[in-house]
RNA sequence: ACGCACCUCUGGAGAGCGCGUAUCAUGCAUACGCCACCAACGGGGAAAGCUCCAAAAUGGAGUUAAACUCUCAGGUACAAGGACAGAGAAGGGUAG
Numbered sequence: 001a002c003g004c005a006c007c008u009c010u011g012g013a014g015a016g017c018g019c020g021u022a023u024c025a026u027g028c029a030u031a032c033g034c035c036a037c038c039a040a041c042g043g044g045g046a047a048a049g050c051u052c053c054a055a056a057a058u059g060g061a062g063u064u065a066a067a068c069u070c071u072c073a074g075g076u077a078c079a080a081g082g083a084c085a086g087a088g089a090a091g092g093g094u095a096g
Base pairs, nucleotide, nucleotide: 001094002093004091007088008087009086010085011084016035018034019033020032021031022030023029024027036076037075038074042072043070044069045068049063050062051061052060053059
């Protein structure tokens, strides 16, 4: 100097306080079911490139991303959570 994971603080979006039944501490609650939605915990997908097979080409297989995409999980008042960003502290790694 670079980057790695952990911890602390700060900032941090989106989308129905939806409907029905049951429970009770009667709520902005919990469980189940139904409809509509969100995308920034997590998860799935695959592009270029590269490798191999074939080998004229077409093609086939493997590897491989994301803030893209899908909505499995999660979420749709507040709270909580939250990718990511900034700051701090210490730890070990690589190079000089």
This is a predicted structure of a 96-nucleotide RNA (Glycine riboswitch aptamer) from Ureibacillus yapensis. Of the family's consensus pairs, 95% are formed in the model. The organism belongs to Ureibacillus, within Bacteria. The RNAcentral record of the sequence draws on Rfam.